[in-house]
RNA sequence: ACCGGCGUAGCUCAGUGGUAGAGUAGCGGUCUCCAAAACCGUUGAUAGAGGUUCGAUUCCUCUCGCCGGUG
Numbered sequence: 001a002c003c004g005g006c007g008u009a010g011c012u013c014a015g016u017g018g019u020a021g022a023g024u025a026g027c028g029g030u031c032u033c034c035a036a037a038a039c040c041g042u043u044g045a046u047a048g049a050g051g052u053u054c055g056a057u058u059c060c061u062c063u064c065g066c067c068g069g070u071g
Base pairs, nucleotide, nucleotide: 001070002069003068004067005066006065007064010024011023012022013021018054026042027041028040029039030038047063048062049061050060051059
């Protein structure tokens, strides 16, 4: 330099055009002599910009970051 993959909650990951989810972590509560566990509730996210579309996490373009490959 070129090619490919990835970027979603504090962390690990789902979600192939129509209400953004799970586990775990955090916070509050129930229970307990206390704590843990268990159970109930709750907070929190689509890397950035533009385009297509009635509607974009999803499709297209560019940029940024990470990983791998070719030379």
Record summary:
The RNA shown here (transfer RNA) has 71 nucleotides and comes from a Patescibacteria group bacterium. It matches the Rfam family "tRNA". Gene Ontology term of the family: triplet codon-amino acid adaptor activity. The organism belongs to Bacteria candidate phyla, within Bacteria.